Context: one part of a larger RNA
RNA sequence: AACGAACGCUGGCGGCGUGCCUAACACAUGCAAGUCGAACGAGAAAUUCCUGCUUCGGCAGGAAGAGUAAAGUGGCGCACGGGUGAGUAACGCGUGGGUAACUUGCCUUUAAGUAAGGGAUAACCCACUGAAAGGUGGGCUAAUACCUCAUAAGACCGCUUCAGUAGAUGUGGUUAAAGGUGGUUUCUUAAAUGAACUGCCGCUUAAAGAGAGGCCCGCGUCCCAUCAGCUUGUUGGUAGAGUAAUGGUCUACCAAGGCCGAGACGGGUAGCUGGUCUGAGAGGAUGACCAGCCACACUGGAACUGAAACACGGUCCAGACUCCUACGGGAGGCAGCAGUGAGGAAUCUUGCGCAAUGGGGGAAACCCUGACGCAGCAACGCCGCGUGGGUGAAGAAGGUCUUCGGGUCGUAAAGCCCUGUCAGGAGGGAAGAAACAGUUAUGCAUGAAUACUGCAUAACCUUGACGGUACCUCCAGAGGAAGCACCGGCUAACUCCGUGCCAGCAGCCGCGGUAAGACGGAGGGUGCUAGCGUUGUUC
Numbered sequence: 001a002a003c004g005a006a007c008g009c010u011g012g013c014g015g016c017g018u019g020c021c022u023a024a025c026a027c028a029u030g031c032a033a034g035u036c037g038a039a040c041g042a043g044a045a046a047u048u049c050c051u052g053c054u055u056c057g058g059c060a061g062g063a064a065g066a067g068u069a070a071a072g073u074g075g076c077g078c079a080c081g082g083g084u085g086a087g088u089a090a091c092g093c094g095u096g097g098g099u100a101a102c103u104u105g106c107c108u109u110u111a112a113g114u115a116a117g118g119g120a121u122a123a124c125c126c127a128c129u130g131a132a133a134g135g136u137g138g139g140c141u142a143a144u145a146c147c148u149c150a151u152a153a154g155a156c157c158g159c160u161u162c163a164g165u166a167g168a169u170g171u172g173g174u175u176a177a178a179g180g181u182g183g184u185u186u187c188u189u190a191a192a193u194g195a196a197c198u199g200c201c202g203c204u205u206a207a208a209g210a211g212a213g214g215c216c217c218g219c220g221u222c223c224c225a226u227c228a229g230c231u232u233g234u235u236g237g238u239a240g241a242g243u244a245a246u247g248g249u250c251u252a253c254c255a256a257g258g259c260c261g262a263g264a265c266g267g268g269u270a271g272c273u274g275g276u277c278u279g280a281g282a283g284g285a286u287g288a289c290c291a292g293c294c295a296c297a298c299u300g301g302a303a304c305u306g307a308a309a310c311a312c313g314g315u316c317c318a319g320a321c322u323c324c325u326a327c328g329g330g331a332g333g334c335a336g337c338a339g340u341g342a343g344g345a346a347u348c349u350u351g352c353g354c355a356a357u358g359g360g361g362g363a364a365a366c367c368c369u370g371a372c373g374c375a376g377c378a379a380c381g382c383c384g385c386g387u388g389g390g391u392g393a394a395g396a397a398g399g400u401c402u403u404c405g406g407g408u409c410g411u412a413a414a415g416c417c418c419u420g421u422c423a424g425g426a427g428g429g430a431a432g433a434a435a436c437a438g439u440u441a442u443g444c445a446u447g448a449a450u451a452c453u454g455c456a457u458a459a460c461c462u463u464g465a466c467g468g469u470a471c472c473u474c475c476a477g478a479g480g481a482a483g484c485a486c487c488g489g490c491u492a493a494c495u496c497c498g499u500g501c502c503a504g505c506a507g508c509c510g511c512g513g514u515a516a517g518a519c520g521g522a523g524g525g526u527g528c529u530a531g532c533g534u535u536g537u538u539c
């Protein structure tokens, strides 16, 4: 000098930050990932009204509620965002390269296409079964779910020729798709509808881009030699398997290699970095908050789905623990946000809102979002402000010291004259909001079109958790707001009393045994100040 600090004494206000460093200990409760009806089939109820019947209790039918709620199929998302640092001394991280050894959903651009058919299944109904979680069988139905088929530029594969990691030629084979929703001149039709044309959103194939990743390599990356030898998939080759892809990654066979004193192997410790602290620097220490990367998600293992996971709030198996049970069997995972217990010297609210920023879904309205924005608690830190200003005695009272003359607290107080920060009361009162959508108008594009749709511009309309907060004005009135440590030397600051090697102090030197500037108290002083000291840790 510094701190994610703790402890002691003390404590007025505000702004901005920060807040389980210990048990990666166990967790009650609520919330933290959904969304789309413009992919699809189906579809309630409460309640109200009407009609009919009535044994006056109601019953039946219809309409609204409502094509709503809840559920189901399907699509996209759930691999992001958020948490933690257990493991890891490693291509994990940092930095610089390589990939002619690779992948890439959504997004952008470009090109081409989107033709013809089919069989199921959930929901639902019925039956059975279980304490429950749930399960079984039968029957019906739809799709942008699933399947077949046509077309195949390109792509992929095989073969062939040129060639020689690439590429080119020829030939054969294989592989696509899905619809939805608007508009309308025309055709069909009594109408609905359908056809046709056209817009938008989708779907398929291919090429490129952007962004994102996988893999490989050079260099750097703690301590112990009281760890000196280590290694059999080990090191290399051939062939294959596997992968998006290289590779002993895996398998078979063959060879006997590979690493090591420039530290192998083993043990200990540890997430790494940008940075942070310190220091004149070199260096040392460190890795909270914020940002990048990695790893993990009760413990261990495994795969499925998917563009991407071997997946925190998915699945399966095993284990420990907790809970339910009709004892047969089931359920769970806060290292998400709050919160509880435990541990500990020690670390916060079971708050408000999606208004902003960002994310997911949707054509959109909108929905979801403990990300985030805010508020709450804590002097935990930094910064700012206040606790009043002026005047006022050769100097009150009182305390204290005294050489008894006086000195000192001390302009300090009182008194008088003022001010009005903060806190208090009253009134006004924000910025953060840009929009999106809608309506209208104009223009451009598309188009057969003055439809529709898209884009641009303008006008109108709408949206604030914080918050009646910040801020401004007014009111009253010095009123409500100072402590802590130290005073022997180092080190700024001295006397009296008490004690008598006792009681005690102490960072080091050292004080205390009867005149203690070092112990305890008092007066005075010094330092810092809403803090001051102590302890811990680093330089």
Stems, first nucleotide, its partner, number of pairs: 001538003005535005012385006018378002020343001025341003029338003034076003039073002047064007083296003092221008102213003107209008116148003124139006155174005161168002179201006186195002222268003229259003234256008271293004275286004298319005321332004349375001351374003357371001358369004388418004398409004422480001424475005432466001438460008483528005488509003494523005504511002
A computed fold for a 539-nucleotide part of an RNA from an uncultured bacterium, annotated as small-subunit ribosomal RNA, 5' domain. It matches the Rfam family "Bacterial small subunit ribosomal RNA". Gene Ontology terms of the family: ribosome and structural constituent of ribosome. The RNAcentral record of the full RNA draws on ENA, Greengenes and SILVA.